Predicted 3D model of a 696-nucleotide part of an RNA (large-subunit ribosomal RNA, domain II) from Syzygium luehmannii. The prediction has a mean pLDDT of 83. It matches the Rfam family "Bacterial large subunit ribosomal RNA". Gene Ontology terms of the family: ribosome and structural constituent of ribosome. The source organism's lineage runs through Eukaryota, Tracheophyta, Spermatophyta, Syzygieae and Syzygium.

Context: one part of a larger RNA
RNA sequence: GUCAGCGACUUAGUGUGACGAGCAAGCUUAAACCGCUAGGUGUAGGCGCAGCGAAAGCGAGUCUGAACAGGGCGUUCAGUUCGUCGCAUUAGACCCGAAACCGAGUGAUCUAGCCAUGAGCAGGUUGAAGGUAAGGUAACACUUACUGGAGGACCGAACCCAUAACUGUUGCAAUAGUUCGGGAUGACUUGUGGCUAGGGGUGAAAGGCCAACCAAGAUCGGAUAUAGCUGGUUUUCCGCGAAAUCUAUUUCAGUAGAGCGUAUGAUGUCGAUGGCCCGAGGUAGAGCACUCAAUGGGCUAGGGUGGCCCCAUUUCGCCUUACCAACCCCAGGGAAACUCCGAAUACAGGCCUAGAUCGUUUGUACAGACAGACUUUUGGGGUGCUAAGAUCCAAAGUCGAGAGGGAAACAGCCCAGAUCGUACGCUAAGGUCCCUAAGCAAUCACUUAGUGGAAAAGGAAGUGAUCGAGCGAUGACAACCAGGAGGUGGGCUUGGAAGCAGCCAUCCUUUGAAGAAAGCGUAAUAGCUCACUGGUCUAGCUCCAUGGCACCGAAAAUGUAUCCGGGCUCAAGUGAUUCACCGAAGCGACGAGACCUUGAAAGCUGCUUUUUCAAGUGUCAGUAGCGGGACGUUCUGUCAAUCGGGGAAGGUUUUUGGUGACAACACCUGGAGAUAUCAGAAGUGAGAAUGCUGAC
Numbered sequence: 001g002u003c004a005g006c007g008a009c010u011u012a013g014u015g016u017g018a019c020g021a022g023c024a025a026g027c028u029u030a031a032a033c034c035g036c037u038a039g040g041u042g043u044a045g046g047c048g049c050a051g052c053g054a055a056a057g058c059g060a061g062u063c064u065g066a067a068c069a070g071g072g073c074g075u076u077c078a079g080u081u082c083g084u085c086g087c088a089u090u091a092g093a094c095c096c097g098a099a100a101c102c103g104a105g106u107g108a109u110c111u112a113g114c115c116a117u118g119a120g121c122a123g124g125u126u127g128a129a130g131g132u133a134a135g136g137u138a139a140c141a142c143u144u145a146c147u148g149g150a151g152g153a154c155c156g157a158a159c160c161c162a163u164a165a166c167u168g169u170u171g172c173a174a175u176a177g178u179u180c181g182g183g184a185u186g187a188c189u190u191g192u193g194g195c196u197a198g199g200g201g202u203g204a205a206a207g208g209c210c211a212a213c214c215a216a217g218a219u220c221g222g223a224u225a226u227a228g229c230u231g232g233u234u235u236u237c238c239g240c241g242a243a244a245u246c247u248a249u250u251u252c253a254g255u256a257g258a259g260c261g262u263a264u265g266a267u268g269u270c271g272a273u274g275g276c277c278c279g280a281g282g283u284a285g286a287g288c289a290c291u292c293a294a295u296g297g298g299c300u301a302g303g304g305u306g307g308c309c310c311c312a313u314u315u316c317g318c319c320u321u322a323c324c325a326a327c328c329c330c331a332g333g334g335a336a337a338c339u340c341c342g343a344a345u346a347c348a349g350g351c352c353u354a355g356a357u358c359g360u361u362u363g364u365a366c367a368g369a370c371a372g373a374c375u376u377u378u379g380g381g382g383u384g385c386u387a388a389g390a391u392c393c394a395a396a397g398u399c400g401a402g403a404g405g406g407a408a409a410c411a412g413c414c415c416a417g418a419u420c421g422u423a424c425g426c427u428a429a430g431g432u433c434c435c436u437a438a439g440c441a442a443u444c445a446c447u448u449a450g451u452g453g454a455a456a457a458g459g460a461a462g463u464g465a466u467c468g469a470g471c472g473a474u475g476a477c478a479a480c481c482a483g484g485a486g487g488u489g490g491g492c493u494u495g496g497a498a499g500c501a502g503c504c505a506u507c508c509u510u511u512g513a514a515g516a517a518a519g520c521g522u523a524a525u526a527g528c529u530c531a532c533u534g535g536u537c538u539a540g541c542u543c544c545a546u547g548g549c550a551c552c553g554a555a556a557a558u559g560u561a562u563c564c565g566g567g568c569u570c571a572a573g574u575g576a577u578u579c580a581c582c583g584a585a586g587c588g589a590c591g592a593g594a595c596c597u598u599g600a601a602a603g604c605u606g607c608u609u610u611u612u613c614a615a616g617u618g619u620c621a622g623u624a625g626c627g628g629g630a631c632g633u634u635c636u637g638u639c640a641a642u643c644g645g646g647g648a649a650g651g652u653u654u655u656u657g658g659u660g661a662c663a664a665c666a667c668c669u670g671g672a673g674a675u676a677u678c679a680g681a682a683g684u685g686a687g688a689a690u691g692c693u694g695a696c
Stems, first nucleotide, its partner, number of pairs: 001696006011091013026047003032041003051058002061073004094232002097229001101222004106217001112196009121186001123155003126151001130147006159183003164179004198214001200210003235630006245258005260368001261366006274352004279347001285341001286339002291335002295331004302324002306319003372399004378394001380393004404415003419592004424588003430582003433566002439579001441578006452568001458552002462549002465546002468543004479536005485509003490504003515530001518529003593620003596616007631685001633682005641675003650669002653666001655664003
């Protein structure tokens, strides 16, 4: 892992509601006793029939109160005892799951420390004190030689330990092996026996060790501890169908009340949508009349600078203008906590219409839910960076709990809400060259960038369209030919300055036109162009602006790689218009079912229910959840019945019926029991729980 078996809403008491049954202003026994085991007796007690008040108490009333007032609660309305089911509650209470807590006894054969008694340490090295002799001293001291054999001394086996690396990692081994390594006469190692016990021991102290996993051993017990947390929870069909919000909470993973769901009663048009009328408002927008902040200009007070007079000092006075500048005036703006103004929607109220299986309000019982998500549909906002698949409100939609078609794929986007069947038709979104169903459809334009098929500020004689202005047959624009002069080398400066280093001025003349010069150039001149003018030529030229489509801006890592691909250029791209077609579980057609409503008929009856038929442009997606109807398993009664060796149960396979759980028949196998119907009782249905046991 697979297969088989087992495996989870139970039982009892109490309360409450629904349904059923008995009796009914009453209903009912408990313990106990008797019994022929069917039942009987038993009336204590309980509930109901009257309430109000704290109570005395009064009583269809009572309490409050001075009250004959007002107000509160009552006065109408049938209960009770069993049975079944739903729920609550007390119990382990649907099942499995802690880490922990407490108690009792038990462990020092491992290991920690200690006690008693024993044992062990090859070999080699070093050579302390002391001693002896000699020298030496007044005597010591001291020196040398020999002796001696100390040491938590040195090297290194046994023995003890475990630094590093590798191997091993279902191992040789639940800590090992190999090669190095540390100690090795000591705080050494070790045998045997003994002592210390769980909030306790022992510890040269690591929270270490106390029998392979010690921040409190292990065993058994309290014990099914508790778990607001995770996981699991077993047949079928039908009807309806949520929430992820508010308030409170030692509350935020929970729970309670409300909102939202279901079932069953009551109510009886009340509700919702739409139309009309009417109403309050201070949002969007707008505005600057108030408030606040702020800009430019003007006007004057005032401040300030400087000066004059006076003075011992102070005060006071006059004049002036660098600067600052209130109020006021003009102009143009800003505001969630500004408003002289002011919508659309939304909201309150009144009236009216239509259709619909009542969608309204309310009682009772039972819930679930209180972690929500996204939206390029939101031009509503706060926080944040007008960041976030961010977060918090608001108005909607979808998903959640929603399948189908489209968006290549894609919970939340677009279209559209799946009862079932059909090799039938029409459409939506989206599409129609091929992949791929349907137009390489039509008309008029645009784009040349593969733009389409990723991106900004900014840039540009891209291209087509439009508005406006100017010039132009008295000849524009461009090109070519020719001129572009004189006073004069203007004055100054300077070594020089002659149109062209720099400063000042920038006139006059001849002209068709020509600057005291726009650029290049020279040391300075010279020289070459330009402005400006004429000629040749000839018909449009130049500029501002607007919007369309394109261009540049544009660099990334395996491989084209930002149309899904092929491929596409009078498109198979883009804009506008038109007609076809494809396209879904949408709509329609034909057939079937269930529910609901309406109508009809039959049966049984006298409570009303059951069955059948017809019609409906009525309904039938569904998680949590609520409600309803069924199937199957084991056992019991029915059953001394029925089936069964002329073949039961069980098993393999086939066929048939049913919406389904399932049921029935047949052949073969098997070889002795099985059980209809209607009822009753449950150890009653497995694929999941890192489920349990067994087999492989």